Background
Predicted 3D model of a 71-nucleotide RNA (transfer RNA) from a bacterium. The prediction has a mean pLDDT of 83. It matches the Rfam family "tRNA".
RNA sequence: UGCCGAGUGGUGUAAUGGCAGCACGGCUGGUUCUGGUCCAGCAAAUUGGGGUUCGAUUCCCUGCUCGGCAA
Numbered sequence: 001u002g003c004c005g006a007g008u009g010g011u012g013u014a015a016u017g018g019c020a021g022c023a024c025g026g027c028u029g030g031u032u033c034u035g036g037u038c039c040a041g042c043a044a045a046u047u048g049g050g051g052u053u054c055g056a057u058u059c060c061c062u063g064c065u066c067g068g069c070a071a
Base pairs, nucleotide, nucleotide: 001070002069003068004067005066006065007064010024011023012022013021018054026042027041028040029039030038047063048062049061050060051059
C1' cells in the first nucleotide's frame, strides 16, 4: 500500500428487513442466625456519519478501531 474479516449491556453470545433476546455479572427484595444456593423483580447494549426503505443490528456508501493475508 492492496485485499478479506470482525465491531451488539460490564463480559460472552443470538437476532437472514418487522417489539434488540439469552447466560454470567451488578442492584433491590424474599428465603437463611450469617454467607452461599434458590426464588421474584430492576437497571444496563447495536463503532461514528450519510443513504435506501413504511420500517435497518441486518442492505449500500464513507470514516474509526482491531485481526488476518499478500507485497